[in-house]
């Protein structure tokens, strides 16, 4: 930077990711080199080898080579020589012990260790230093032991005891010795207090050792160096206050004692001190540093490798030696372990090299060599030397290098993907050419080494051949890099957001593509990124965060002038120091890097010394503006105590009075005839103070209102008279502090948590009513929290205005305006500020000080501790676990049992219904072998279907057929196809017979039929994969869009305001100015007229008939095509002079004249895969196609559409009128004739303005006369017609007989505003036949509308939200189940610090020392001095008590948190349906309900006051 809360947006804020780094680990994978690196866990246990010895020039043994001399016998012929053998000499080499010097170095791990332990800096006048170097002097004469050895003894060993000999650089005396020590004084000089030096004297004391053989070297003694140390000081560097008091050697002194040396170091004795909020004691955690790592720094983390300092060596104590040690590979003494034993005793201590076991995720070779560097001992020569220099194991890390190069399109072959062309893999391979790095062999061959000395090994040449060498991870976004197939909320994936439920770039697999590359990615830590603990560098009115409030303590900060002074601070230096490494810079060295070497900056620091002197700070002196004092004045519910006083509620007493009060959305519960309510008087009590009252006033806040007197705080204001910085803030402390509570004690009239009763309700522990107690009032004493809020901490100073207001002052005409000015209170606004609302001199601008407080949410203001409290509770205040968000502020929308305004057959006013009867259809649901499938509130249900006996027909049950009922291709074989006939079969179907082709260039084609093979079919899923149509909101008036403008931004503005319309219809206004789709108009039908046209219509005059029948005629009606006619045009009224409205003329029609198509942006995953078309997916001798027969018709029920009815406005009989728009040749069918009829028979006319289907209500007449009826017509019986193979299941119609319900229909519910409801009848498609349905059409022909509360649906504005899948939203809490972690528990078990006592090892110290006892003294008895042993102090493991602490654990129980579809309500988000919340009592299955006080962070109406124009 980025992702991630939203619908979107800005903020706040947590999570995440992208980088770098690592002693790493683990997946996968793996050619080579070079350099480094490698037990982080069990400071766990440890075989076995080896990590520290060497001096013979210190000594004493042992040991005896080489040589050399004799002698012996051999060999050779003698000499001589050779070689064994023997004596004697010599004395290496190796061992064993005294001595000496080193095992206090090196290596090793960090257990413990908050400490002068570490680091920088000082300091030692309070110390030591072996070896080394300098210098100065010295070394004389003695003694007496003892190991090894040898003899003997114990014992399993380890060892160890007697007894004898002997030596030394070993031990001891003595002499000498000073510039050494120690004492007592003196002098001079310097210092920083003790106090140092430095003279020259007294007095006492204290040294030695050789060795080799001639050069040395070792020795003592003394100063000085140099090394190394040892103690002291100042500052730095962890966490926790749920750790707040801690100390008896504790703090100081005097003495004394140890020490190398100061010091309570230790020890006597006196004082009663030390440390601590600037964090003492306590807990936890940790080697510390140079460094490493991050990072722009500042800072955070760390403290492996190298280096430097500490501690440590199995635990725990201890002291010996020594220059040094309280000792890694020394010793003593106690535990624990282990081994070994003959049971009596002994051994051991890898946190040194390898190694081995164990733990663990995990860390190597029982190597090679002293050749190098470096150590110890030695004169040395050497000897050691797991230090160290190599080698060997790990990709653990960084660094080189290599898997080949170069040409090469037939773009092969395979793979993937395809729209079937092609695309990619891809110059990639094959192919042709060339090169050799490492690797392999073969040979040569440095440096590292100064004279020898090389554990290990560079590097050179040849040879051979592309041969031996490439993987890991990602590919939804962040994040570079996409497709295909499986998979189907599965199986996985995931850093965060999130992917998978059938078209998954997110999962698995392939292919391709991106990254890095011998590694790649995964997990873990750290830093960054995080300005997310902000010093640079945050914030606190609503996101988390201002203490409830004053006062004042420590602390912090502080007005003007001046003068020292330099702590602070700034500035300089041939100042000291900051080790080396490291990092940086240059230059070299390894071919090149890493890696190393030089020089160089650095090393931000501490010190020193010198200087300035503005600032701070300290001091001296002064000023008045700050602050306080003071005078005078005026406002006030400021605050306490007495006392008064009226109105009103209750109650008591009496009078008058009578049936109801009361009380509610309507009731009841209560009161009341024992006289209530009401009304009059009269008493009595206790609590509040109407009006005045006001964003008015007073207080620190909380919070104060009736008057009066008393006592008392403060605050203004004017004056400038006195002090002279006396001021701000304020951690802890103190005091004050609504309601509700608690504690005693009064008091009690209203009101009232609890209760109780009556309603409400599914319920109703609630909202309402009736009653009703603590409470509420009063004294005293507690409690200490509230939305204690301006959700704003206190002080200061500064920065545009305006208006209102309170209370002074001054000035004014002297007033009552005005104006100035201080203290307050309130609103509006400019700049700034702010996420934004919004604040703005009463800031949330600008700037300073000080306090307080935040650090994602949730768990939690909660547990445990602590303190306060009688108690309720407060007050401080965590953690595990869990989430990816919780959150402001504002935008859009949507929603509200918020609000305004408006339209609508929406109400309301009417008419007819529906709902109740039969019955028809549709749907449910039952039933069934099937009862085929969609439709589902409105927007499914006489809806797909404009018409199921068969067919339709998807459905079932049987029977058949498999390239297939149906298409197209292609190869092969045939020639039929088809019709008739017959005979099986329920029929598909099969046999058999008979007739039976057509064009042709004579190659063949068509058409059929069999086979085979591609395919064919599917009314099989998915309408949530889809096109395509359609339904709704809705004919409602909305829906956007460009520019421009506002605003950080989502968006706003335009579209909103005033009017006006059916209409975002117009019109005025207006930071908006204009288009878009939508209204509207243009289209068809109708209403009038007017031309033209006159047959099949038509008929006024003429003629003429039974009849527009027929001349005739175009006048009329008709027809059917062209015009015309209506536009608020015209008056007049309102209206703003507009848009319009209202009324009126004229007109057939008046204000969109009546219909109708016509449907805007979307909405409802709305309907529909079965009109169709279609991805995918499923079936393929079957989910496909064929047939027969049945089913879709079924029936206890239910709805829902209609048909008919219940009757007299009616019903039957008879008579008689009058349409419109259709229809017809497989047809419509007159007239006639036959039948009671359906209907037959026969047949004119007519493909139609001609011919035919073809009315009916209604008039007129007559019966019926209120009945289950001449009303109604279900069902039922018989007989029939008429269609069609076929009316059993299952058609319509006749006739005749039968005559069921139903007397106008509960709750509830439909349509309809005029040619409209209503009623009446006709035609029409479908259709062989079958409509009460459905589309159409004409006849009769009303009634009502006051208005717009209300219900429903809808526009617009505006509000309020926790909704945004948008209220069928969200959402709380019990309770039930699962699981997780924690609180609390009788208790129980471990742990590590301490205290008290008891026991008391080693061993230093002290005392004793009757034993024992070489050196020196000695008069030889002794004595000086020592040892042993006893005794004490101290003391470590161990015990043994009682507290406190930490952890684990516990029946059991508390609340918490998590879990796609449990129960109970419905607290909360809108006025959430009783506003909500805060505090605090109380009750209640739960959410929550009520009481007191408080908040607004409550919606609406209304007043009021203020502002803006």
């Nucleotide at each position: 930077g980025a992702g991630u809360u939203u619908g979107a947006u800005c903020c706040u804020g947590g999570c995440u990711c992208a980088g770098g780094a690592u002693a790493a680990a683990c997946g996968c994978u793996g050619g080579c080199g070079g350099c480094g690196u490698a037990c982080a866990u069990a400071a766990g246990a440890c075989a076995u080898g080896c990590a520290a010895g060497u001096c013979g020039a210190a000594c004493g043994g042992c040991g005896g080579a080489a040589g050399c001399u004799g002698g012996a016998a051999g060999u050779u012929c003698u000499a001589a020589a050779c070689a064994u053998c023997u004596a004697g000499u010599g004395g290496a080499a190796a061992c064993c012990g005294u001595g000496g010097c080193g095992g206090a170095c090196g290596g090793g791990u960090g257990a413990g260790u908050a400490a002068c332990a570490c680091g920088c800096a000082a300091g030692u006048a309070a110390c030591c230093u072996g070896c080394c170097u300098a210098u100065a002097a010295g070394a004389g004469g003695g003694g007496g032991a003892u190991a090894a050895c040898a003899g003997g003894a114990a014992g399993a060993a380890a060892u160890u005891c007697c007894u004898g000999a002997c030596a030394a650089u070993a031990c001891c005396g003595c002499a000498u010795a000073a510039g050494c020590u120690a004492g007592a004084a003196u002098u001079a000089c310097c210092g920083c207090a003790u106090g140092g030096u430095a003279a020259a004297g007294c007095u006492a004391g204290a040294a030695a050792a050789g060795a080799u053989u001639u050069a040395u070297u070792a020795c003592u003694u003394a100063u000085a160096g140099a090394u190394g140390g040892g103690c002291u000081u100042g500052c730095g560097a962890c966490u926790g206050a749920u750790u707040a008091g801690c100390u008896a050697g504790u703090u100081g002194g005097u003495g004394a004692g140890a020490u190398a040396a100061u010091a309570g170091c230790u020890c006597a004795c006196c004082a009663a001190g030390g440390c601590g909020a600037c964090g003492a004691u306590c807990a936890g955690u940790a080697g510390c540093c140079g460094g490493a790592u991050u990072g722009a720094g500042a800072g955070g983390u760390u403290g492996a490798a190298c280096g430097g300092c500490c501690a440590c060596a199995u635990u725990g104590g201890g002291a010996c030696u020594g220059a040094g040690a309280c000792a890694c590979g020394g010793c003593c003494c106690a535990g624990a372990c282990u081994c070994c034993u003959a049971c009596g005793g002994g051994a051991g201590g890898c946190a040194g090299c390898a190694g081995u076991c164990g733990g663990g995720a995990a860390u190597a070779u029982u190597g090679c060599a002293c050749a190098a560097u470096g150590g110890a001992g030695g004169a040395a020569a050497c000897u050691c030397u797991g230090a160290u220099g190599c080698a060997g194991u790990g990709a653990c890390g960084c660094c080189g290098c290599g898997u080949a190069u170069a040409g090469g399109a037939a773009g092969a072959a395979g793979g993937u993907c395809u729209u079937a062309g092609g695309a990619u893999u891809g110059u990639a391979a094959g192919c042709u050419a060339u090169u050799g790095u490492c690797g392999u062999g073969u040979g040569a061959g440095a440096a590292g080494a100064a004279a020898a000395u090389g554990a290990c090994u560079a590097u050179c040449a040849c040879a051979g051949g592309a041969g031996g060498a490439a993987g890991c991870c990602c590919u939804g976004g962040c994040u570079a890099a996409a497709u295909a197939u499986g998979u189907g909320c599965c199986a996985g994936c995931a850093g965060c957001c999130g992917c998978g439920g059938u078209a998954a770039u997110a999962c698995a697999u392939a292919u391709g593509g991106g990254g890095c590359g011998a590694g790649c990615g995964u997990u873990a830590u750290c830093c960054g990124g995080a300005u997310u603990u902000a010093u640079u560098g945050g914030g606190u009115g609503u996101a988390a965060a201002g203490g409830g409030u004053g006062c004042g303590u420590a602390g912090g900060c502080g007005g003007g002038a001046u003068g020292g002074c330099a702590a602070g601070u700034c500035a300089g230096u041939a100042u000291g120091u900051g080790a080396a490494a490291u990092c940086c810079c240059u230059c070299g060295g390894c071919u090149u890097a890493a890696c190393c070497g030089a020089g160089g900056a650095a090393c931000u620091g501490c010190g020193a010394c010198u200087g300035a002197a503005a600032c701070u700070a300290c001091u001296g002196u002064u000023c008045u503006u700050g602050a306080g004092u003071g005078u005078u004045g005026g406002a006030g519910g400021g605050g306490a105590a007495a006392g008064u006083g009226g109105a009103a509620u209750u109650c008591c007493u009496a009078g008058u009075g009578u049936a109801g009060c009361g009380g509610u959305g309507a009731a009841a519960u209560g009161c009341g005839u024992a006289g209530a309510u009401a009304u009059u008087a009269g008493g009595a009590g206790g609590a509040a103070c109407a009006c005045c009252a006001g964003u008015g006033g007073c207080g620190a806040a909380g919070g104060c209102g009736a008057c009066u007197u008393u006592c008392u705080g403060g605050a203004c204001a004017a004056c400038a008279a006195c002090u002279g910085a006396c001021g701000c803030u304020g951690a802890g402390g103190c005091a004050c502090g609504a309601a509700a509570g608690c504690g005693u004690g009064g008091g009690g009239a209203g009101c009232a948590a609890a209760c109780a009763g009556g309603a409400u309700u599914a319920g109703a522990u609630a909202c309402c009513c009736u009653g009703g107690u603590a409470g509420u009032c009063c004294a005293c004493g507690c409690c200490g929290u509230a939305a204690a809020c301006g959700a704003u901490g206190g002080a200061u100073a500064c920065u545009a205005g305006g208006g209102a207001u309170u209370g002074g002052c001054a000035u004014g005409a002297c007033a009552u305006a005005g104006u100035g000015u201080c203290a307050g209170u309130c609103c509006c606004g400019u700049a700034g500020u702010u996420a934004a609302c919004g604040c703005a001199a009463u800031a949330a601008g600008u700037a300073u000080c000080c306090c307080a407080c935040c650090u994602g949410g949730g768990g939690a203001g909660u547990a445990c501790g602590a303190c306060c409290g009688c108690a309720a509770g407060g007050u401080u205040a965590a953690a595990a676990c869990u989430c990816a968000a919780a959150g402001g502020a504002a935008u859009u929308g949507a929603c509200g049992g918020g609000g305004g305004c408006c339209c609508g057959c929406a109400c309301a006013a009417g008419c007819a219904g529906u709902g109740g009867g039969g019955u028809a259809u549709g749907u449910g649901g039952u039933u069934u072998a099937a009862u085929u499938c969609g439709a589902a509130g409105c927007a499914a249900c006489g809806c797909g279907a404009a018409g199921a006996a068969c067919c339709u027909u998807a459905c079932c049950a049987g029977g058949g057929c498999u390239u297939g009922a149906c298409a197209u291709a292609u190869a092969c074989a045939g020639g039929a196809a088809u019709a008739u006939a017959u005979a099986a079969g329920a029929g598909a179907u099969u046999a058999u017979a008979u007739a039976g082709c057509u064009c042709u260039a004579c190659g063949g084609a068509g058409c059929c039929u069999g086979u085979a093979u591609a395919c064919a079919g599917g009314u099989g899923g998915u309408g949530c994969a889809u096109g395509g149509u359609u339904g709704u909101c809705g004919u409602c008036a909305g829906c956007u869009c460009g520019u421009g403008u506002c605003g950080u931004g989502a968006g706003a503005u335009g579209u909103u305001g005033g009017g006006u319309u059916a209409a975002g219809u117009c019109c005025c206004g207006u930071a908006a100015c204009g288009a878009g789709c939508g209204c509207a108009a243009c289209c068809c039908c109708u209403g009038u007229a007017a031309u033209u046209a006159g047959u099949u219509g038509c008929u006024a005059a003429c003629a003429u008939u039974a009849a527009g029948u027929u001349g005739a005629g175009g006048a009329c009606u008709c027809u059917a095509a062209u015009u015309a006619g209506a536009c608020u045009g015209c008056c007049g009224u309102u209206g703003a002079u507009a848009a319009a409205a209202c009324g009126g003329a004229g007109g057939a029609a008046g204000g969109u004249g009546g219909g109708g198509a016509c449907g805007a942006c979307g909405u409802c995953a709305a309907a529909u895969c079965a009109u169709c078309a279609u991805g995918c997916u499923c079936c393929u001798u079957a989910u496909g196609u064929c047939c027969u027969g049945g089913g879709c018709u079924a029936c206890a029920c239910a709805c829902g559409u209609a048909c008919u009815a219940c009757a007299a406005u009616g019903g039957g009989u008879a008579a008689g009128a009058c349409a419109g728009a259709g229809g017809g040749c497989a047809g419509c069918a007159a007239a006639g004739a036959g039948g009671c009829g359906a209907c037959u028979c026969u047949a004119a006319g007519c493909a139609a303005a001609u011919c035919c289907c073809a009315a009916a209500a209604c008039u007129u007449a007559u019966u019926c006369u209120c009945a289950g009826u001449u009303c109604g017509g279900a069902u039922u019986g018989a007989a029939g017609u008429c269609u069609g193979a076929a009316a059993c299941u299952c058609g319509a119609c006749u006739u005749c007989a039968u005559g069921a319900a139903g007397c106008u229909g509960g709750a509830a519910u439909u349509g309809c505003u005029a040619g409209u409801a209503a009623u009446g009848g006709c035609a029409g498609g479908u259709c062989a036949g079958a409509a009460u349905a459905c589309u159409g059409c004409c006849g009769u022909g009303a009634a009502u509308a006051c208005g717009u509360u209300c219900c429903c649906g809808g526009g617009c504005c505006u509000u309020g939200u926790a909704c945004a899948c948008a209220c069928c939203g969200c959402c709380c809490g019990u309770c039930a189940c699962a699981c997780c972690a924690u609180g609390a528990g009788a208790g129980u078990u471990g742990g590590g610090a301490a205290u008290a006592c008891c026991c008391g090892a080693a061993g230093c110290c002290u005392g004793u020392g009757a034993g024992c006892u070489a050196a020196c003294c000695a008069u030889a008895u002794g004595g000086a001095g020592g040892c042993a042993g006893c005794a004490g102090u101290c003391g470590a493991a161990g015990g043994u008590a009682g507290a406190a602490u930490c952890a684990a654990u516990g029946a059991u129980u508390g609340g918490g948190g998590u879990g796609a579809a449990g129960u109970c309500g419905u607290a909360a988000c809108a006025a959430g349906g009783u506003a909500g919340c805060c505090g605090u009592a109380u009750c209640g299955g739960a959410a929550g309900g009520u009481g007191c006080g408080g908040c607004u962070g409550g919606a609406u109406c209304a007043c009021c006051u203020c502002c803006u124009u």